This is a predicted complex of two RNAs, RNase P RNA and transfer RNA, with 466 nucleotides together.
C1' cells in the first nucleotide's frame, strides 16, 4: 500500500443582498415604524419501551391481564447501559445469543417398518416344513451392529461374548446424577470420588418460578369571555375486566305504618345517548434528572462537588432565498522530462499549462426527558487485527 | 399533537403452525335466432416489506411500509 473490527467526532464554511417568527427598548392617536438579541437535530422521525407532569380523595390487597428474564452494578425509570460468566461463529481484532423441557398438559406434518410407553421393511441367525432341488420358497422365534426413510431412529471408538447380536461385560472418551475440597459478592470455575445412569426438540405453544406493571392523556388540566334549546334513560359516587378494603356533600320534602327504619313519589346531584350552541383570550409552557469547563472516586458505565452559562417556544404552526470566493472528487487537450531501444514510432508512470463540469444528505421542534429502532452526502481521528511487499 | 384498528386472487372475505381457498369478475366451451340466467371447464398470489423462532411461517416475535377511524370546549 491492500481487506477489515472496535469507538467517538463533524453534518460545508465566509460575505453582501433581499426576507420570516419569539422577546426586549424606543416612537407614533392608530394602521405600523426603527434599533438590539434569540431562532431547529443526530436523529427533532417511529410513537417501540421507561419516567417527570396533570386530573382521577389516597393509589391500597387479591384474582385475572400484560411485560422482562445468565450474574452483579448504574439510574428517577426501563425491554437501556457498563463489567463479567457461559454457549456459538469467525484465522483474528470482534459479533451474536441467554430462567425453567427431571412439575404437568400438548405438537412434531410428508416420508418411512416404527415419531414419543421407540420400532422388525430390508437384512443377520437358530429351528422346523415344501419341492420345479435353485445361493428357491414358507412358517415360527432370535437380533436395533449394517441398509434404507427423515429435521430428528435411543451414547461413541475398540475389544470380549454369542447361533446372529446388544452396556450383556470390560477399556478409553462423551452426558447426567449425587457427594467432596478449593476459587469467586455471584453467574460459574477448577479439582477427586461413586453410580452403565445413558434418546430429543419446541416454552417468540400452554405453563412453572421470580420481579416489575392503578387508569387517562398538554386535545391532559385550571381560569376568564361569547352564544344557544332542550329532551330521554339510568342511579349512591370515586371504581377503571372482577371483588374486597378505603374515602366522600350523600341530600330536601310529602305519604303511609308509633320509632328506629322501610316502602312509595316528587326535586336535587351525578353518569349516559340524542339534540344545540362556541371555533374567542390568558395560565399550563419552557430553568431542566439543563449545558460547558476543572477537581475528586470509580475498572466502566455513573456519582460527587466548585465556577461558568441560559440555549427556539407559538396561530394551522416562524428559522428561508440569491449572487461571490473557497474546502473533494472526475473528464478533455497541449507539452517537457525520461523508462526502454541500436534508432524511430506507440503505450504508461511523474511534471507544468488550459479548458470544462461539479458537491453538501437524512430530514423539520410542538409539555418535557432517558433510552431503543429506523433514514442519512461526504468526511475526520483514536485505538486494534490480518495476509503480502521490503529492508 | 395523541390514542386505536387494518393489510390475504381485479373486488369482497375465510383460513390462526404442516400442498393457500370460498363468493363476484376476467377468459373458453354449451344452451339460445341471439343476449342475459344457467350448466361446465381452466388460468390467475413476492399472504404489504425485511429479519427472527421452529424441521417448517399467511399464522408466533421484532422492526419498517401504507390505509383508515376516533378527539377541543359551554349548557
Nucleotide at each position: 500500500a491492500g481487506a477489515g473490527c472496535a469507538g467517538g467526532c463533524c453534518a460545508g464554511g465566509c460575505g453582501a443582498c433581499c426576507g420570516c417568527g419569539g422577546g426586549c427598548g424606543g416612537u407614533g392617536u392608530a394602521g405600523g415604524c426603527c434599533g438590539c438579541u434569540c431562532g431547529a437535530g443526530g436523529a427533532a422521525a417511529g410513537u417501540c419501551c421507561g419516567g417527570g407532569c396533570u386530573c382521577c380523595a389516597c393509589a391500597g390487597g387479591g384474582c385475572a391481564g400484560g411485560a422482562c428474564g445468565c450474574u452483579g452494578g448504574g439510574u428517577a425509570a426501563c425491554a437501556c447501559c457498563c463489567a463479567g460468566g457461559c454457549g456459538g461463529g469467525g484465522u483474528g481484532a470482534c459479533c451474536c445469543g441467554c430462567a425453567g423441557a427431571a412439575a404437568g398438559u400438548g405438537c412434531c406434518a410428508c416420508a418411512g417398518a416404527g415419531a414419543c410407553c421407540a420400532g422388525a421393511c430390508c437384512g443377520c441367525c437358530g429351528g422346523c416344513c415344501c419341492c420345479c432341488a435353485g445361493c428357491g420358497g414358507g412358517c415360527c422365534g432370535g437380533u436395533a451392529a449394517g441398509g434404507g426413510u427423515g429435521a430428528a431412529a435411543c451414547g461413541g471408538u475398540g475389544g470380549g461374548g454369542u447361533a446372529a447380536a446388544a452396556g450383556c461385560c470390560c477399556a478409553c472418551c462423551g452426558g447426567a446424577g449425587g457427594c467432596c475440597c478449593a476459587g469467586g459478592c455471584g453467574a460459574c470455575u477448577g479439582g477427586g470420588c461413586c453410580u452403565g445412569c445413558c434418546g430429543g426438540g419446541c416454552a417468540a405453544a400452554c405453563c412453572u418460578c421470580g420481579u416489575c406493571c392503578g387508569g387517562a392523556g398538554c386535545a391532559a388540566g385550571g381560569c376568564c369571555a361569547a352564544a344557544c334549546a332542550g329532551g330521554g334513560g339510568c342511579u349512591g359516587g370515586g371504581u377503571g375486566g372482577c371483588c374486597c378494603g378505603c374515602c366522600c356533600u350523600u341530600c330536601g320534602g310529602g305519604c303511609g305504618a308509633a320509632a328506629a327504619u322501610c316502602g312509595c313519589c316528587c326535586g336535587a346531584a351525578g353518569c349516559c345517548c340524542c339534540g344545540g350552541g362556541u371555533a374567542g383570550g390568558c395560565c399550563g409552557c419552557u430553568u431542566g434528572a439543563g449545558c460547558c469547563g476543572g477537581c475528586g472516586g470509580g475498572a466502566a458505565a455513573c456519582c460527587g462537588u466548585c465556577g461558568g452559562c441560559c440555549c427556539a417556544g407559538a396561530g394551522a404552526g416562524a428559522u428561508g432565498g440569491u449572487c461571490g470566493c473557497c474546502c473533494a472528487a472526475g473528464g478533455c487537450c497541449g507539452g517537457c522530462c525520461g523508462c526502454u531501444u541500436g534508432c524511430g514510432c506507440c503505450g504508461g508512470a511523474g511534471c507544468c499549462g488550459g479548458c470544462c463540469c461539479c458537491a453538501g444528505a437524512c430530514a423539520g421542534a410542538a409539555c418535557c426527558c432517558g433510552g431503543c429502532u429506523u433514514a442519512u452526502c461526504g468526511g475526520c481521528c483514536u485505538g486494534c487485527u490480518u495476509g503480502c511487499c521490503g529492508c | 399533537g395523541g390514542g386505536c384498528c387494518u393489510g390475504u386472487a381485479g373486488c369482497u372475505c375465510a383460513g390462526u403452525g404442516g400442498c393457500a381457498g370460498a363468493g363476484c369478475a376476467c377468459g373458453g366451451g354449451g344452451c339460445u335466432c341471439a343476449u342475459a340466467a344457467c350448466c361446465c371447464c381452466a388460468g390467475g398470489g413476492u399472504c404489504g416489506c425485511a429479519g427472527g423462532u421452529u424441521c417448517g411461517a399467511u399464522c408466533c416475535c421484532u422492526g419498517c411500509c401504507g390505509g383508515g377511524c376516533c378527539c377541543a370546549c359551554c349548557a
The coordinates come from a structure-prediction model, not an experiment, and the mean pLDDT is 79. It holds a member of the Rfam family "Bacterial RNase P class A". About the family: Ribonuclease P (RNase P) is a ubiquitous endoribonuclease, found in archaea, bacteria and eukarya as well as chloroplasts and mitochondria.